[in-house]
Context: one part of a larger RNA
């Protein structure tokens, strides 16, 4: 100087405390761990690995097994010799991959040769091989914490200290006072983007107040430009204004007026470091290792196993419920190799057939929950839906190992979950439905939208975790 302490002070976070909802018990669903397997690729391991790299393992993919073929090679660039086609079609032979064998058969030329494609040769290619403890990038976490530092001067022999310490204050080393200091830089804020109010421009595809015409009915139509909405410009919030409290100062607390008030709310933004943290399987690299294999093609199998044991969901267990009918309101998105109305057929997943849409135009697309009505009456039941049984639909060359979805059957466990623990302070929690990206097909996972919408917060002793002051140390 740091670190460290079951050492003092001062302060802050859903830390705790005060609520509310959960996980841990059940069944499934997805990750690990283990066990197994010819293989069950491979990396991730407190917090910050375990619905993580995967935004989608039937085949591909795929990196692993087993078997079957290959060896200038599935790709790349050059030379040098040889040909004239290569690809595609068809046939045989085979699991294919591959091999034969038949048809088809080159372009330009200044005739030297070029282009393009196969065979031989040599250089060299290829490695999801190893090493993230040799690396670059890129990420995680402390932590959106409020820190970390420098020029110079000054004090110290020196390491260094000062500044950054102290009085108050802040979300904040915010910013005010004082000081041997005086300035500064990276960080805070702010300038960005979204949302809350609101002008004015602008008016189609979106709008319909007030006039017309039409319709069983609908902004349909003429037309309007008000209003909602669209989207570019603007305003508008600064402790500006009053009163108090303070040092007369930051600032704090009350209030007016405002759509909004003290960072309005939310995102992006992530200082010097830390974990020799993560990633050589995104990508790039250095050394190593491998070159008839550790490269590459192909089939089939695995990742999809199952006595167990953890993390994360997801339905549940019931009346604030469960079925039955009947009526309402959303936001954000997506569609041409798509999204598809209306019709018509099937209990239904679906099918058939295609109007309209390259989209404020046309489709997905029905929002659920809520709201009326009925019905069940506390039951292992009209709860609850797991297993198994048959029948089918769809996507795909193919659903057997191993896809989803529908029907009709069947009808486990489970009546609130020990000890532990998790999330979360307002449009938050809880609930409730909707999109969307991957993607042929598969979503309880993620991303994102809306719609109902609470409790509680005395407080800071005490868990954890962090910041600044001091203190002790046999630690560096």
């Nucleotide at each position: 100087u740091g670190a460290c302490g079951g050492g003092g002070g001062c302060c802050c976070g859903c830390a705790c405390a005060a609520g509310c909802g959960g996980u841990g018990g059940a069944g499934c669903a997805u990750g690990u761990g283990g066990u197994u397997u010819a293989a069950u690729u491979c990396g991730a391991c407190g917090c910050a690995a375990c619905g993580c790299g995967a935004a989608g393992a039937a085949c591909c993919u795929u990196a692993c097994c087993u078997g079957g073929g290959u060896u200038u090679g599935a790709c790349a660039u050059g030379c040098a010799c040889g040909g004239g086609a290569a690809a595609a079609c068809u046939a045989u032979a085979g699991a294919g991959a591959u091999a034969u064998a038949g048809u088809c058969c080159c372009u330009c030329u200044u005739c030297g040769g070029a282009g393009u494609c196969c065979g031989u040769g040599c250089a060299c290619a290829g490695g999801u091989g190893c090493u993230g403890c040799a690396u670059g990038g890129c990420u995680g976490u402390c932590g959106u914490c409020a820190g970390c530092u420098c020029g110079u001067g000054u004090c110290g022999u020196g390491a260094g200290a000062u500044g950054u310490u102290g009085g108050g204050u802040u979300a904040a080393g915010u910013c005010c006072c004082g000081c041997a200091a005086c300035g500064a830089g990276c960080g805070c804020a702010a300038c960005c983007c979204c949302u809350a109010u609101u002008u004015u421009u602008a008016g189609u595809u979106g709008c319909c107040a007030g006039c017309g015409a039409g319709u069983a009915a609908u902004g349909u139509c003429g037309g309007g430009a008000a209003c909602u909405c669209u989207a570019a410009a603007g305003a508008g919030a600064c402790u500006g204004c009053c009163g108090g409290u303070g040092a007369u100062a930051a600032a704090c607390c009350g209030g007016a007026g405002g759509a909004a008030g003290g960072u309005g709310g939310g995102g992006a933004u992530g200082a010097c470091g830390u974990c020799a943290a993560g990633u050589c399987c995104u990508c790039a690299u250095g050394g190593c290792c491998u070159u008839u294999a550790u490269g590459u093609c192909c089939a089939g199998g695995g990742c999809u196993a199952c006595a167990c044991a953890c993390g994360u969901g997801c339905u549940a267990c019931a009346a604030u419920g469960g079925c039955c009918g009947g009526u309402a309101c959303a936001a954000a998105g997506a569609g041409u190799c798509g999204c598809a109305a209306g019709a018509c057929c099937g209990c239904g997943a679906g099918g058939u057939g295609g109007a309209g849409c390259u989209a404020a135009u046309c489709u997905c697309a029905a929002a659920a929950a809520a709201c009326c009505g009925g019905u069940c009456u506390c039951a292992g039941u009209u709860c609850g839906g797991a297993u198994u049984g048959g029948a089918g639909u769809c996507u795909g060359c193919a659903a057997c190992u191993c896809g989803a979805c529908u029907c009709c059957a069947u009808g486990a466990a489970g009546u609130u979950g020990g000890a532990a623990u998790c999330g979360c302070u307002a449009g938050u929690a809880a609930u409730c439905g909707u999109g969307g990206a991957u993607c042929a097909g598969c979503a309880u996972g993620c991303c994102a939208c809306g719609g109902u919408g609470a409790a509680u917060a005395c407080g800071u002793u005490c868990c954890c975790g962090g910041g600044c002051c001091u203190u002790g140390u046999a630690c560096a």
The part of an RNA shown here (small-subunit ribosomal RNA, 3' major domain) has 476 nucleotides and comes from an uncultured prokaryote.
Model confidence (mean pLDDT): 84 of 100.